[in-house]
Context: one part of a larger RNA
RNA sequence: CACAGCUAAGGAACUAGGCAAAAUAGCCCCGUAACUUCGGGAAAAGGGGCGCUCCCUGCAAGAUGGGAGCCGCAGAGAAAUGGCUCAGGCGACUGUUUAACAAAAACACAGGGCUAUGCAAAUUCGAAAGAAGAGAUAUAUGGCCUGACACCUGCCCGGUGCCGGAAGGUUAAGAGGAGAUGUCAACCGCAAGGCGAAGCAUUGAAUUGAAGCCCCGGUAAACGGCGGCCGUAACUAUAACGGUCCUAAGGUAGCGAAAUUCCUUGUCGGGUAAGUUCCGACCUGCACGAAUGGUGUAACGAUCCGAGCACUGUCUCGGCUGUGAGCUCG
Numbered sequence: 001c002a003c004a005g006c007u008a009a010g011g012a013a014c015u016a017g018g019c020a021a022a023a024u025a026g027c028c029c030c031g032u033a034a035c036u037u038c039g040g041g042a043a044a045a046g047g048g049g050c051g052c053u054c055c056c057u058g059c060a061a062g063a064u065g066g067g068a069g070c071c072g073c074a075g076a077g078a079a080a081u082g083g084c085u086c087a088g089g090c091g092a093c094u095g096u097u098u099a100a101c102a103a104a105a106a107c108a109c110a111g112g113g114c115u116a117u118g119c120a121a122a123u124u125c126g127a128a129a130g131a132a133g134a135g136a137u138a139u140a141u142g143g144c145c146u147g148a149c150a151c152c153u154g155c156c157c158g159g160u161g162c163c164g165g166a167a168g169g170u171u172a173a174g175a176g177g178a179g180a181u182g183u184c185a186a187c188c189g190c191a192a193g194g195c196g197a198a199g200c201a202u203u204g205a206a207u208u209g210a211a212g213c214c215c216c217g218g219u220a221a222a223c224g225g226c227g228g229c230c231g232u233a234a235c236u237a238u239a240a241c242g243g244u245c246c247u248a249a250g251g252u253a254g255c256g257a258a259a260u261u262c263c264u265u266g267u268c269g270g271g272u273a274a275g276u277u278c279c280g281a282c283c284u285g286c287a288c289g290a291a292u293g294g295u296g297u298a299a300c301g302a303u304c305c306g307a308g309c310a311c312u313g314u315c316u317c318g319g320c321u322g323u324g325a326g327c328u329c330g
Stems, first nucleotide, its partner, number of pairs: 001324007009316002013314001018311001026050005035040001037148001051070006071075001083309004088304002090301002095107002111146007123132003149296004154226003159223002161219005168214003174208002179203005187194002227245005254288001255285001266282005
């Protein structure tokens, strides 16, 4: 040093944190709160009993109940075998996950919604054949979001997306072929050269020409967004009220120093002798807010935060013992 056992008095003073250890523990009886979705919570909590001998009771062969007594430090005599309570955050729950540093508040979930798809379905794999979907058929199948339950889910369609519309504008290849150019028979010229029909070749204007885009509507449980300044009440303060600018519309209900609050250890109250954490309030929300869901919530959790009881070598602060390792000697 490692692993075990014990330890006066105190009992979390340890520490990031009761980590670890201790304590609790089985069966029977009594008893059991808030809250609640009436199922739970609950083994809540908190108490008492437990061995052996004899007697009575009588399952009928020693159960059950009752009584009297006996022994030990100790009777669930070993091993195994819940610590409990209070109050919050998050997630409803049982499940799933980073094989080998993360098990969670992450994923999933039943439930809710939007959307696509009429079947040779949408969607997916595959140059294709073919197959999955499905030997299914809208109470079905695919995609996306939310996430039990309760109460709810406000305003904005200007931008982006999606859906619908087709009058007008724009618009490709293609169609079209005005015209232009090259070449040269003819013609002109003494010549150089000029001009130049048809054909051939190269170009090529107008006109025509779909979807898309522009345009017109719809749509937010689509992506998303949800203001500023000034004044005003008979103390002060504040502003129900008024003015003004801007916007597509200016954040509704609920919640709020929050897993969100910078200033901040905000302020007040509670708990402690003392509390940057915790709980309850306030609202000045740097920068909550309604299926990117909002607010609650019984039950549940190897979850996270705070408090208490019990208990203890975690500590004050160490000590002793056993078995090993190590070291020294052989």

The prediction has a mean pLDDT of 88. The part of an RNA shown here (large-subunit ribosomal RNA, domain IV) has 330 nucleotides and comes from a bioreactor metagenome.